[in-house]
RNA sequence: GGGCCGAUAGUCUAAUUUGGUUAGGACACCCGCCUGACCCGCGGGAGACUCCCGGUUCGAGUCCGGGUCGGCCCA
Numbered sequence: 001g002g003g004c005c006g007a008u009a010g011u012c013u014a015a016u017u018u019g020g021u022u023a024g025g026a027c028a029c030c031c032g033c034c035u036g037a038c039c040c041g042c043g044g045g046a047g048a049c050u051c052c053c054g055g056u057u058c059g060a061g062u063c064c065g066g067g068u069c070g071g072c073c074c075a
Stems, first nucleotide, its partner, number of pairs: 001074007010027004020058001029045005051067005
């Protein structure tokens, strides 16, 4: 220098195939119940507009262009 893959909540991850419900789930966190108390269990709650910038579209996590970071391969 070239090619491919990845980036979504504190952590991990789904949704991308075919653009369309309020971006879903687990753990962690907070509250309540339970218990002598803690753990476990049960119920509830808050938390991400999706790595950044721009474009297409009525509508973008998803499609297009550029960039950053990480991984693998080629040279």

Background: The RNA shown here (transfer RNA) has 75 nucleotides and comes from a Candidatus Bathyarchaeota archaeon. It matches the Rfam family "tRNA". The source organism's lineage runs through Archaea, Thermoproteati and Candidatus Bathyarchaeota. The RNAcentral record of the sequence draws on ENA.